[in-house]
RNA sequence: AGAGUUUGAUCCUGGCUCAGAACGAACGUUAGCGGCGCGCUUAACACAUGCAAGUCGAGCGAGAAAGGGCUUCGGCCCCGGUAAAGCGGCGCACGGGUGAGUAACACGUAGGUAAUCUGCCUCUUGGCGGUGGAUAACCCUUCGAAAGGAGGGCUAAUACAGCAUAAGACCACGCGCUCGAAAGAGCGUGGGGUAAAAGCCGGCCUCUUCAAGAAAGCUGGCACCGAGAGAUGAGCCUGCGGCCCAUCAGGUAGUUGGUAGGGUAACGGCCUACCAAGCCGAAGACGGGUAGCUGGUCUGAGAGGAUGAUCAGCCACACUGGAACUGAGACACGGUCCAGACUCCUACGGGAGGCAGCAGUGGGGAAUCUUGCGCAAUGGGCGAAAGCCUGACGCAGCGACGCCGCGUGAGUGAUGAAGGCCUUCGGGUUGUAAAGCUCUGUGGAGGGGGACGAAUAAGGGCCGUCGAAUAGGCGUCCCGAUGACGGUACCCCUUUAGCAAGCACCGGCUAACUCUGUGCCAGCAGCCGCGGUAAGACAGAGGGUGCAAACGUUGUUCGGAAUUACUGGGCGUAAAGCGCGUGUAGGCGGCUCGGCAAGUCGGGUGUGAAAGCCCUGGGCUUAACCUAGGAAGUGCACUCGAAACUGCCAAGCUUGAGUUCUGGAGAGGAAGGCGGAAUUCUCGGUGUAGAGGUGAAAUUCGUAGAUAUCGAGAGGAACACCGGUGGCGAAGGCGGCCUUCUGGACAGCAACUGACGCUGAGACGCGAAAGCGUGGGGAGCAAACAGGAUUAGAUACCCUGGUAGUCCACGCCGUAAACGAUGAGUGCUAGGUGUCGCGGGUUUUGACCCCUGCGGUGCCGUAGCUAACGCAUUAAGCACUCCGCCUGGGGAGUACGGCCGCAAGGCUAAAACUCAAAGGAAUUGACGGGGGCCCGCACAAGCGGUGGAGCAUGUGGUUCAAUUCGACGCAACGCGCAGAACCUUACCUGGGCUAGAAAAUGCAAGGACCUGGUUGAAAGAUCGGGGUGCCCUUCGGGGAGCUUGUAGUUAGGUGCUGCAUGGCUGUCGUCAGCUCGUGUCGUGAGAUGUUGGGUUAAGUCCCGCAACGAGCGCAACCCUCGUUCUUAGGUGCCAGCAUUCAGUUGGGCACUCUAGGGAGACUGCCGGUGACAAACCGGAGGAAGGUGGGGAUGACGUCAAGUCAGCAUGCCCCUUACGCCCUGGGCUACACACGUACUACAAUGCGACGGACAAAGGGCAGCUAGCGAGCGAUCGUAAGCCAAUCCCAUAAACCGUGGCUCAGUUCAGAUCGUAGGCUGCAACUCGCCUACGUGAAGGAGGAAUCGCUAGUAAUUGCAGGUCAGCAUACUGCAGUGAAUUCGUUCCCGGGCCUUGUACACACCGCCCGUCACACCAUGGAAGUUGGCCACGCCCGAAGUCGUUACCCUAACCCUAGUGGAGGGGGACGCCGAAGGCAGGGCUGAUGACUGGGGUGAAGUCGUAACAAGGUAGCCGUACCGGAAGGUGUGGCUG
Repeated sequence: AGAGUUUGAUCCUGGCUCAGAACGAACGUUAGCGGCGCGCUUAACACAUGCAAGUCGAGCGAGAAAGGGCUUCGGCCCCGGUAAAGCGGCGCACGGGUGAGUAACACGUAGGUAAUCUGCCUCUUGGCGGUGGAUAACCCUUCGAAAGGAGGGCUAAUACAGCAUAAGACCACGCGCUCGAAAGAGCGUGGGGUAAAAGCCGGCCUCUUCAAGAAAGCUGGCACCGAGAGAUGAGCCUGCGGCCCAUCAGGUAGUUGGUAGGGUAACGGCCUACCAAGCCGAAGACGGGUAGCUGGUCUGAGAGGAUGAUCAGCCACACUGGAACUGAGACACGGUCCAGACUCCUACGGGAGGCAGCAGUGGGGAAUCUUGCGCAAUGGGCGAAAGCCUGACGCAGCGACGCCGCGUGAGUGAUGAAGGCCUUCGGGUUGUAAAGCUCUGUGGAGGGGGACGAAUAAGGGCCGUCGAAUAGGCGUCCCGAUGACGGUACCCCUUUAGCAAGCACCGGCUAACUCUGUGCCAGCAGCCGCGGUAAGACAGAGGGUGCAAACGUUGUUCGGAAUUACUGGGCGUAAAGCGCGUGUAGGCGGCUCGGCAAGUCGGGUGUGAAAGCCCUGGGCUUAACCUAGGAAGUGCACUCGAAACUGCCAAGCUUGAGUUCUGGAGAGGAAGGCGGAAUUCUCGGUGUAGAGGUGAAAUUCGUAGAUAUCGAGAGGAACACCGGUGGCGAAGGCGGCCUUCUGGACAGCAACUGACGCUGAGACGCGAAAGCGUGGGGAGCAAACAGGAUUAGAUACCCUGGUAGUCCACGCCGUAAACGAUGAGUGCUAGGUGUCGCGGGUUUUGACCCCUGCGGUGCCGUAGCUAACGCAUUAAGCACUCCGCCUGGGGAGUACGGCCGCAAGGCUAAAACUCAAAGGAAUUGACGGGGGCCCGCACAAGCGGUGGAGCAUGUGGUUCAAUUCGACGCAACGCGCAGAACCUUACCUGGGCUAGAAAAUGCAAGGACCUGGUUGAAAGAUCGGGGUGCCCUUCGGGGAGCUUGUAGUUAGGUGCUGCAUGGCUGUCGUCAGCUCGUGUCGUGAGAUGUUGGGUUAAGUCCCGCAACGAGCGCAACCCUCGUUCUUAGGUGCCAGCAUUCAGUUGGGCACUCUAGGGAGACUGCCGGUGACAAACCGGAGGAAGGUGGGGAUGACGUCAAGUCAGCAUGCCCCUUACGCCCUGGGCUACACACGUACUACAAUGCGACGGACAAAGGGCAGCUAGCGAGCGAUCGUAAGCCAAUCCCAUAAACCGUGGCUCAGUUCAGAUCGUAGGCUGCAACUCGCCUACGUGAAGGAGGAAUCGCUAGUAAUUGCAGGUCAGCAUACUGCAGUGAAUUCGUUCCCGGGCCUUGUACACACCGCCCGUCACACCAUGGAAGUUGGCCACGCCCGAAGUCGUUACCCUAACCCUAGUGGAGGGGGACGCCGAAGGCAGGGCUGAUGACUGGGGUGAAGUCGUAACAAGGUAGCCGUACCGGAAGGUGUGGCUG
């Protein structure tokens, strides 16, 4: 510090996700030790049991039992004036727990208290005199089950109450001084009034008395009282600070203030009475939700964000609610009273209780410990002290919950062991890892020693000091008891490498890879995404990576996230500028001078607790941890200073703003009037059969006279031309002419005011169209509606009609793509060029032109900005001010609530749930029922076919035991198959074989080989017979080869996967394209080049050009045909010579031909066109002319195209079978459908007879002449030929002659019968041919569709391959030999450029809505049921306060009583918790039914959108429709 994820790719926007750190955690797997910490986050749920607050006999009275000892048995003594209890004092308000409540002066911070209190403690000062009456304990009686009382009697005090005294205090009244802004405070002073006290324990007799020693007394200590001061603690008040919701906007009656009184320690509506009507609130009152606050903690670079466990400060609470008492302090956790809920006891009458103290239990929960030890230390209470109490605390226990440390060994060790895994079979890896050898001893175990923590205890001693003192107090030093932890830490000895490693991950992010299994299954997953037979992503294994006594997962927080942006974001098109204005609060604000000092800046002071963080030291072996000091704590307050800036006050200025005057421009607004053109209607005239409408029609109108045309009239609405990116207005918007009223802007000249300004939350006003209300009006147009068409349908597009509406007046509505998708204002920042208004200069004949200023409105463009597109003085540039708005997509601008509206609806505006995207701009493609240019038998023009018939063949389907398999639009279907009777053959039936039908090697046997029998369909099985081979030889033997058996390494598969592959092939397409290097442009994908102007068959060539070059394609080079030359003439040829039946022979090689090598054609020449080009057109010459014809040749790529069955090949599968052999069958089936051919339907023909002319091929298991036989197929015999020699081999159409005469025929030949031939082991299933006979359909083929542009189509035959045989197929060959092309509008395919795009699996794309089904969350809803809250009324406990005429009453007073004062009880009154009743508000759960929404591989209906998406789309509104949607009206261009 970033990364992954939207796309084919790119840039941007934007969300989601990850890597980090942290935790009071939990869960899973695993686990050796120690130290230090931490440990109910949930039910403030309920609690059994024990403990957690007592202490003081030196305040007081009383005072045991038990035990022990003694005893004269009466008792006495010790324990012991002890324990327990009581009166009294102090404490119990601390310490400890919890976070329910609380949004508050509760907390934090800084202040105030002149409005206060403060026990114990410290200091100072003054006192402590004298009386009185009770009461508990105790005793007696008594009630009760108990808890607990009641009555009577006795008694003490540091308990209680008077009295005395009063420095000072307090109260009221005076006076003076000081301080203070004031209120008032402090000090001094005068007289008056009020209020105190308690003793206890020691010591000493110096003074007095008894006189032994004591008492008074003195003295010391601890107590006590008054007062002052301090310290500590507390109360109250104030400024500022820290949560969410405005879908909470108004709240408030003790409310706000005053006066008087009460109350409090104290101010105060704190309370009461009266008076006034205030007070709070957009800087958020009131209401609702949530929450203890802070120091800090976590995170972060910081700013921030989150949090508030442990520790520390504050607050609040103590079963729930209320209340007071006591006290210095409480409205009191382990106190009291009342009410309530709950639990327990009960004799049913009544009682008891409160773990949110420490342990512990149940419960809840994912989850959180021992009913431990000790007061040794620290701290607290009481006490003079000893001491007692202390679940505070110190320790221990449990828990890897966290942090920190240590160990599980170290060194050496290569035959790189074995085993595992992988393998290309060579090896690699695990791996120095192990073993082995040499060492060490932390932890563990055994044994031994053994702490620190402990001291100013009490008490004693020396000295000093106070004191009369050898009492005593105080101070330094010395002696001096005490350890829960714990026999623990630590140390020493011994022992053995022995007892101690796991967890997660390994597709990318992200470090780490292979095998096997699985087969969209099982599963994984944080995001993207893996898994459908070769998964580095699932599961296992080997290996590896990371961390390590832990490792992962889950949850939560911060970070990354600049993704709420203060630091530090945005708003033309991505989310985002309010439709526009006026203007309130608020924010911001020109120049100069003076002052103030609020902001601001600087210095100082105080504070910012401790702990923590940071720095430097120190202590535990280290660290964690602990500890000392420092720094910091960005804050607040006070104070001193500065005066630039902001602010405030004062004075001025004119440039911002405004006012006055003059002038012209304008569809600016409102009202009234006027006008002509046109549509429609009415009347009249002319006139006759149609008109109208459309793509074509029809509905419609018209012989009752339309349309057309002329005249007259009525009525409503809108204003052609001018008219213009012209004008005006804030926007919406505004268009005939005239008049009236009226707003604004602009220009010019001077003068005036003197910052009067800008923006603008709320608020108010205006606001197209549609729509609503009332009343008018209604010509045209026209939602709805009706009809006609179109269509599969057509609730549409088109047509004919047509109502609201459109128009007017008044009133609502308040929305639009209300758009420049661009808020308003000000200043600054190159220019150029139009146009509108006004002015100046110049010049005038001029309304011209030119220069120039101001204001508007357009276009282009520099810098700059921008993701790009683009913007660019009319900014989207550079800055400032103010307002509005945005924060992923969907849900949704929806629900609920509120406000507005007559309604329609508008404004405001969520959540659950769901997705990993949704988007913007640009790029390359592809596509378009977009455009331009151009090709092609693409259409057109022609010729001939197919589709109809019969048959052949292939395919589908069906059938079958099997009908083997593959190929499926073009580009499968006479295709693989260049030839299925057996074989082929892969299929089926049946019979057989299992190392196999083939191939190494070893061993054994035989030998090779020939032949016969039985059985069988054959394969095979089985039984014999003959035979001893070849080479070498030292004659012993050795070697090669063969057969059989066996061992052993193994064969075989036309079984699967063409979507694992190689190779080959098809297709677009012989289309003209496809790319690269360098450079340049662009952030980039990419572009340029390759586009453009011409031209071509061509990216062919030329020109131009930020491109310059190059490659694969095109063309050419190759083959063949066409001309010619040359070479050669065996088998070819024959002009001339000779010869023959015959080029037969001699001869010749001129010609033909053959086959080698050359020539020739290049737009080379001429003319024209063209850009002086490329090129094109025409011409000459030439056998051939613009590529001469044909062939071969197939760019980058596309189709997961085809082929595992040609071959090869990975993986999988079979192995007495999915292999191999054999027999027979099948691939040849047959209701049917399709493709491709053949033959025809006839006279341009058919048949008969006669006659003519090829090319290219093939031939020895062959072609076969000739001769003979047969009607023929063919057979017999037999010459020639391994081929320019011989043979196949007669080419046919054609020509000639004659016949047929339009007929299912002398056409056509299917089908069938009979008889033959050939091949072959074998023609039954299932071959071909011949002869004779038979003689079907068919009379030119519907919709549709195919081929062909010249030696082509058509037509005619010939040959070859395959092959034993089988050809209508295929591949070649030649013969005869046309027609047509105006042209590119249309169909199909293609190329280039351009445009749009929501497509990129690329239009066979994408995609919308209803309906149906499943699931999910949610709104409404008759209601039902909880919670919270306030209000009204009733009842009213405890208790304080008040009243009291009833009752009781020791202290004090008096006149001594039935007295008074005072007190208590009871009663009454105010307030008052819980409770009750009634209505209400808010919020939750649930609810028949219902509404929409979301999600869900393969449901239904349509086709709305994206291309001109086939009717351009979208926005607002209204109506209509199964649905997308359609139509009307106005608007926008996206």
This is a predicted structure of a 1534-nucleotide RNA (small-subunit ribosomal RNA) from a biocrust metagenome. Rfam family: Bacterial small subunit ribosomal RNA. Model confidence (mean pLDDT): 84 of 100.